[in-house]
RNA sequence: UGGUCAGUAGCUCAAUGGUUAGAGCAGAUGCCUUAUACGCAUCAAGCUGCCGGUUCGACCCCGGCCUGACCAACCA
Numbered sequence: 001u002g003g004u005c006a007g008u009a010g011c012u013c014a015a016u017g018g019u020u021a022g023a024g025c026a027g028a029u030g031c032c033u034u035a036u037a038c039g040c041a042u043c044a045a046g047c048u049g050c051c052g053g054u055u056c057g058a059c060c061c062c063g064g065c066c067u068g069a070c071c072a073a074c075c076a
Stems, first nucleotide, its partner, number of pairs: 001072007010025004018056001027043005049065005
């Protein structure tokens, strides 16, 4: 320098271009228990990396940029 892949809740991941983006774990509260754990219920937590574009409609498609991983090339 080029290419590929990835970026969505605190973490790990879903979501066919179409209702108000969900799940598990973690967290908070309550129940249960002598107490803890387990279990049950409820709650909170999102500018879907950023900026544009296409579209009636974008997490999803297109362009640019940012970050990370890998591969290749170049220099030595």
The prediction has a mean pLDDT of 81. This is a predicted structure of a 76-nucleotide RNA (transfer RNA) from a Chitinophagaceae bacterium. Taxonomically the source falls in Chitinophagaceae (Bacteria, Pseudomonadati, Bacteroidota, Chitinophagales). Rfam family: tRNA. It was read from a public genome assembly.